Transfer RNA from a bacterium, 73 nucleotides, folded computationally. Its mean pLDDT, the model's own confidence on a scale to 100, is 81. Rfam family: tRNA. The family's RNA type in Rfam is transfer RNA.
RNA sequence: GGCCUUAUCGUCUAGUGGCCCAGGACGUCGCCCUCUCACGGCGAAAACACGGGUUCGACUCCCCGUAGGGUCA
Numbered sequence: 001g002g003c004c005u006u007a008u009c010g011u012c013u014a015g016u017g018g019c020c021c022a023g024g025a026c027g028u029c030g031c032c033c034u035c036u037c038a039c040g041g042c043g044a045a046a047a048c049a050c051g052g053g054u055u056c057g058a059c060u061c062c063c064c065g066u067a068g069g070g071u072c073a
Base pairs, nucleotide, nucleotide: 001072002071003070004069005068006067007066010026011025012024013023018056028044029043030042031041032040051063052062053061
């Protein structure tokens, strides 16, 4: 340098065009429980890497950068 692939809460992930202003686990915070902590119960905050395009409608499809991985040279 060519090609392939991946990018979603703090972390790991689900989500193949409308059912989802995005769900789950761990973590964080608040309340309950407890003499206190832990455990447990309930609740809350927290994410679609950037830019553009297609479409009535995009996390999802397409394109260009960026970053990671693989492969070939």